[in-house]
A computed fold for a 72-nucleotide RNA from Tumebacillus permanentifrigoris, annotated as transfer RNA. It matches the Rfam family "tRNA".

RNA sequence: GCGGUCAUAGCCAAGAGGUAAGGCGCCUGCCUUCCAAGCAGGUAAGCGCGGGUUCGAUCCCCGCUGACCGCU
Numbered sequence: 001g002c003g004g005u006c007a008u009a010g011c012c013a014a015g016a017g018g019u020a021a022g023g024c025g026c027c028u029g030c031c032u033u034c035c036a037a038g039c040a041g042g043u044a045a046g047c048g049c050g051g052g053u054u055c056g057a058u059c060c061c062c063g064c065u066g067a068c069c070g071c072u
C1' cells in the first nucleotide's frame, strides 16, 4: 500500500428498513438467625464519528477513525 471482518448498556451479546432481545453486573423487596443460593420487581444503550438514500436507518450506500485477520 491492497483486500476482508468487526464497532450495539459497566461487561458479554441478539437484532427484521418501522425508536433494540437475552445473560452477567448493579439497586430494592421476599426468603434466611446472618450470608450465599433462589424468587419478584426495577436500573442502564437510540447503536464508533460525519454525510447520503428513504416518509422512516442499528440495518442500505459513501467517507473517516479504531481493533483484528490475510496479501504484497
Stems, first nucleotide, its partner, number of pairs: 001071007010024003018055001025043006048064005